[in-house]
RNA sequence: UCGGGAAGCGAGUGUGGACCGCGUCCGGCCCUGCGCCGGUCGAGGAAAGUCCGAGCUCCAAAGGGCAGAGUGCCGGGUAACGCCCGGGCGCCGCGAGGCGAUGGAAAGUGCCACAGAGAACGAACCGCCGAUGGCCUUCGGGCACAGGCAAGGGUGAAAAGGUGGGGUAAGAGCCCACCGCGUCUCCUGGCAACAGGGACGGCAUGGAAAACCCCACUCGGAGCAAGGCCAAGCAGGGACGAGGCGCGGCCCGCGCCGCUAUCAGUCCCGGGUAGGCUGCUGGAGCCGGCGAGCAAUCGCUGGCCGAGAGAAAUGGUCCGCGCGGCAAUGUCUUCGGGCGGCGCCGUCACAGAACUCGGCUUAUUCGCUUCCCGGAAUG
Numbered sequence: 001u002c003g004g005g006a007a008g009c010g011a012g013u014g015u016g017g018a019c020c021g022c023g024u025c026c027g028g029c030c031c032u033g034c035g036c037c038g039g040u041c042g043a044g045g046a047a048a049g050u051c052c053g054a055g056c057u058c059c060a061a062a063g064g065g066c067a068g069a070g071u072g073c074c075g076g077g078u079a080a081c082g083c084c085c086g087g088g089c090g091c092c093g094c095g096a097g098g099c100g101a102u103g104g105a106a107a108g109u110g111c112c113a114c115a116g117a118g119a120a121c122g123a124a125c126c127g128c129c130g131a132u133g134g135c136c137u138u139c140g141g142g143c144a145c146a147g148g149c150a151a152g153g154g155u156g157a158a159a160a161g162g163u164g165g166g167g168u169a170a171g172a173g174c175c176c177a178c179c180g181c182g183u184c185u186c187c188u189g190g191c192a193a194c195a196g197g198g199a200c201g202g203c204a205u206g207g208a209a210a211a212c213c214c215c216a217c218u219c220g221g222a223g224c225a226a227g228g229c230c231a232a233g234c235a236g237g238g239a240c241g242a243g244g245c246g247c248g249g250c251c252c253g254c255g256c257c258g259c260u261a262u263c264a265g266u267c268c269c270g271g272g273u274a275g276g277c278u279g280c281u282g283g284a285g286c287c288g289g290c291g292a293g294c295a296a297u298c299g300c301u302g303g304c305c306g307a308g309a310g311a312a313a314u315g316g317u318c319c320g321c322g323c324g325g326c327a328a329u330g331u332c333u334u335c336g337g338g339c340g341g342c343g344c345c346g347u348c349a350c351a352g353a354a355c356u357c358g359g360c361u362u363a364u365u366c367g368c369u370u371c372c373c374g375g376a377a378u379g
Base pairs, nucleotide, nucleotide: 001375002374003373004372005371006370007369008368009367010366011365014321015320016319017318018317019316020315022042023041025039026038027037028036029035030033044350048361049360051359052358053357054356055355056223057222058221059220068219069218070217071216072215073087074086075085076084077083088102089100090099091098092097103214104213108212109211111207112206125153126152127149128148129147132146133145134143135142136141161179162178163177164176165175166174180203181201182200183199184198186197187196188195189194227278228277229276230275236269237268238267239266240265241263243257244256245255246254247253285304286303287302288301289300290299291298292297322347323346324345325344326343330339331338332337
């Protein structure tokens, strides 16, 4: 310097002000109005999808089994997880690294498109041989069939262990060496997954379990519209009851309802609708420092309080500063570049809390840092 890989981080309208506008809470005022004034606080990294796991709440619940759902190498982390970290194994990459639902296909059932003879009760299209048996022979051999074979070709994503040698008529684990595979109460290393080695077996059935299935483990349901408290009206029950109500206070008068119970009215009762309060935000919290650990994470310690809301507010314009980009031009220079900077432009995208956390996934703008790999050049 070119190309590439990995891990992270910051910002995402910051700050001061002007004008207009919104919501919570607190205080004040008087004209008591969904009023005005002042103060206070006012979205996210994903608040999203609601896909996992929890807290919390209510309901259910002896124990076991069946069914159903989920998870699936090993170790660790965590409140827990299907998440995270580290490792093993397989595949890909020259490499840094990446990807993997990564138990079992020799328990069983089913499947394997197209092509192809054949896709698994071990196959034969082309091909090779035709030793043996038959016929002919100039005795070298030739011909046809029965038959033998699976080396080579062809098909396919995949074809019945691979390579080499021996062997044979041609061939073949038929035999041998190495590799691969399987078995083992073997050895070594590792907590383990597993790795390396050894002995034995010529090898005995390819893929797919995100087909059913088998094995192991896990799993009760509903969700803040959970749940708790208070409680108009109407209806119900009970007691009292001869009067009650209106005509602005009293008397008269007038009107309406009622007068012994299927009743006016008054009071009480439980359940409980509307409605109100609560749950509600201080928490597996956030930010530093130190320590343990490869890491995820954990421990100790200091500081901080950052919406609480009801279908639901958190906005707009302008100016200065800040921040980011470009950059007239100046300056330094080891000539690669560094530093300062008139001015101009930008401050964008995805998106919107509704009980709360931990994850995952998805959407998305602008920047930055560190480490590593491969190539080239120069010293």
This is a predicted structure of a 379-nucleotide RNA (Bacterial RNase P class A) from a Gemmatimonadaceae bacterium.
The gene name in the source record is rnpB.
The model forms 92% of the base pairs in the Rfam consensus.
NCBI's taxonomy places the organism under Bacteria, Pseudomonadati, Gemmatimonadia, Gemmatimonadales, Gemmatimonadaceae.